The part of an RNA shown here (large-subunit ribosomal RNA, domain I) has 534 nucleotides and comes from a Dehalococcoidales bacterium. Model confidence (mean pLDDT): 82 of 100. It matches the Rfam family "Bacterial large subunit ribosomal RNA". Gene Ontology terms of the family: structural constituent of ribosome and ribosome. RNAcentral holds the full RNA, with entries from ENA.

Context: one part of a larger RNA
RNA sequence: GGCGUAUGGGGGAUGCCUAGGCUCUCAGAGGCGAUGAAGGACGUGAUAAGCUGCGAAAAGCUGCGGGUAUUGGCACACACGAUUUGAUCCGCAGAUAUCCGAAUGGGGCAACCCGGUAUGUUGAAGACAUGCCACACCGUUAGGUGAGCGAACCCGCUGAACUGAAACAUCUAAGUAGGCGGAGGAGAAGAAAACAAAAGUGAUUCCGUAAGUAGUGGCGAGCGAACGCGGAAAAGCCCAAACCAAUGUUGUUUUGGCAAUAUUGGGGUUAUAGGACCACGAUAUUUUAAGCUUAGUUAAUUGGAAUAAUCUGGAAAGAUUAAUCACAGAGGGUGAUAAUCCCGUACAAGUAAGCGAAGUAUUAGAUAGUGUUAUCCUGAGUAGGUCGGGGCACGAGAAACCCUGAUUGAAUUUGGCGGGACCAUCCGCUAAGGCUAAAUACUCCUGAGAGACCGAUAGUGAACCAGUACUGUGAAGGAAAGGUGAAAAGAACCGUGAAUAACGGAGUGAAAUAGAUCCUGAAACCAUACGCCU
Numbered sequence: 001g002g003c004g005u006a007u008g009g010g011g012g013a014u015g016c017c018u019a020g021g022c023u024c025u026c027a028g029a030g031g032c033g034a035u036g037a038a039g040g041a042c043g044u045g046a047u048a049a050g051c052u053g054c055g056a057a058a059a060g061c062u063g064c065g066g067g068u069a070u071u072g073g074c075a076c077a078c079a080c081g082a083u084u085u086g087a088u089c090c091g092c093a094g095a096u097a098u099c100c101g102a103a104u105g106g107g108g109c110a111a112c113c114c115g116g117u118a119u120g121u122u123g124a125a126g127a128c129a130u131g132c133c134a135c136a137c138c139g140u141u142a143g144g145u146g147a148g149c150g151a152a153c154c155c156g157c158u159g160a161a162c163u164g165a166a167a168c169a170u171c172u173a174a175g176u177a178g179g180c181g182g183a184g185g186a187g188a189a190g191a192a193a194a195c196a197a198a199a200g201u202g203a204u205u206c207c208g209u210a211a212g213u214a215g216u217g218g219c220g221a222g223c224g225a226a227c228g229c230g231g232a233a234a235a236g237c238c239c240a241a242a243c244c245a246a247u248g249u250u251g252u253u254u255u256g257g258c259a260a261u262a263u264u265g266g267g268g269u270u271a272u273a274g275g276a277c278c279a280c281g282a283u284a285u286u287u288u289a290a291g292c293u294u295a296g297u298u299a300a301u302u303g304g305a306a307u308a309a310u311c312u313g314g315a316a317a318g319a320u321u322a323a324u325c326a327c328a329g330a331g332g333g334u335g336a337u338a339a340u341c342c343c344g345u346a347c348a349a350g351u352a353a354g355c356g357a358a359g360u361a362u363u364a365g366a367u368a369g370u371g372u373u374a375u376c377c378u379g380a381g382u383a384g385g386u387c388g389g390g391g392c393a394c395g396a397g398a399a400a401c402c403c404u405g406a407u408u409g410a411a412u413u414u415g416g417c418g419g420g421a422c423c424a425u426c427c428g429c430u431a432a433g434g435c436u437a438a439a440u441a442c443u444c445c446u447g448a449g450a451g452a453c454c455g456a457u458a459g460u461g462a463a464c465c466a467g468u469a470c471u472g473u474g475a476a477g478g479a480a481a482g483g484u485g486a487a488a489a490g491a492a493c494c495g496u497g498a499a500u501a502a503c504g505g506a507g508u509g510a511a512a513u514a515g516a517u518c519c520u521g522a523a524a525c526c527a528u529a530c531g532c533c534u
């Protein structure tokens, strides 16, 4: 020096565990905010640095309900208290709620500074206390509304590039990402100027199919329907106008008027055209909201069956023997594996506030018929055309249809539009006003539950005081870190020592090679002893 064996150190793999995550299901909730939010700053405890709670009434105050022996959060200890005159705790409803923050009296480098005004302490100066004093819109005033925040979902406006085409320009990516605005628990869409095709359907939305079809496409890469069929859910309505009336204003004259205009009320709403007008008939039918009455649901909460002995062991829930309950043998805990020890579980009970179904003699509102044709009405800078764009699966194409920047510009029921150039026949529909539940999308959040999901380099970045420590001027980036034991019983006392270090005894414990760097304790690496070889 090498190898081997043994014993240790070192290190923290592995095993076991779970306090935390992940993905879903079923319900709920789907908002909070000038009555000052979300988020913070600063305070607040007998002692108090942090977290949590709370706000100068400050780990809390009041009322009501529940509940019953403890209790002053995490968090031990000591001191001092509270509580059967019912505390702590749980639920509901209130009070208080500093300063900043939309922040709103003015300012400002957020958590700070400085005012005006009314009243009061007052008689004045000064100071203090309480209230009010921002802006925009609506409204004559009084007053009302808005703003800001929030995870996704929805609608509108705006809108890329990488990429693919094996390069690249039309094209694609994609109307995606991003930006802005707006709304709701959903949003959007929606009651045919629709489809279809010789037969018919009958608002919208969503799912399956049709179908990767018909098409479109440097006919490349790619993009990609509809009709029809099968389902989910189903719901239909209101204005404008004609006509009538009232009120105001204006004009006019022959002044008991006429005309124009504005507002309001009645009327009326469609394609087999309908309505006004005229004539006839009638108060029927259906339905909505509110109120009232009575079931139901419902917070905290309450009841809730049944086991003993012996053995092993530190400990029994294990083993043996003998029992019991079960509408309860889900699950968790208890010194090892418990239906019968504890919490629970099945099943029952229960009230406040709230929600809510049914009924209704009540109140308020909405809704309907028949006939006739002369006249009147039925959405105009609209439909349509031309030029330029865009959307439609459809890239200008044979290109219909929809939107519109420019420019033009109809008809009026003997009307108008569509059926993929265009024309005719035929068929369908009735534009240029509006509203509309359900089926659909999502989950920041609450409750209950589940997992051929993870188990501390995994699972959230975060099981632990984590968006922390730390880095960066900043936007931003962003960790590591779990386990004594059943119970602290967390090692009294003695010795060595400078020692509150460390060690040796002693003691606890089943175990201390479980001693706080604490379950198990692999490998690398280090040391000691012994053996063999050189």
Stems, first nucleotide, its partner, number of pairs: 001533009015519001016483002020454002022451007029443002031149002039100003042055003050074002061094006070082003105114003115133007135146004153184001154182005164171001168218001194201002205232005215223002236435003239379001243266010271413001273378004278371003286366005291360004296355002301349003307322005323340002325329001331343003384408008394420001415430005470477002490518001493505004